Molecule: transfer RNA
Organism: Candidatus Geothermocultoraceae bacterium
RNA sequence: GCCCGCUUAGCUCAGCUGGAAGAGCAGUGCACUCGUAAUGCACAGGUCGGCGGUUCGAAUCCGCCAGCGGGCUCCA
Numbered sequence: 001g002c003c004c005g006c007u008u009a010g011c012u013c014a015g016c017u018g019g020a021a022g023a024g025c026a027g028u029g030c031a032c033u034c035g036u037a038a039u040g041c042a043c044a045g046g047u048c049g050g051c052g053g054u055u056c057g058a059a060u061c062c063g064c065c066a067g068c069g070g071g072c073u074c075c076a
Stems, first nucleotide, its partner, number of pairs: 001072007010025004019056001027043005049065005
């Protein structure tokens, strides 16, 4: 330098035929218990990496940029 993949909740990840965001764990409250853990129920938590574009509508499609990971090549 070229190519590919990834970036979504505190963490690990779904959601990729565009219709407007979910799960598990963690957290908080309640129940249960002598108490704790476990278990059950409920709640909270997100400008979907950033900026533009397309569209009635974008996490999803397009462009640029950034970060992370992998592969290839050249030069010194």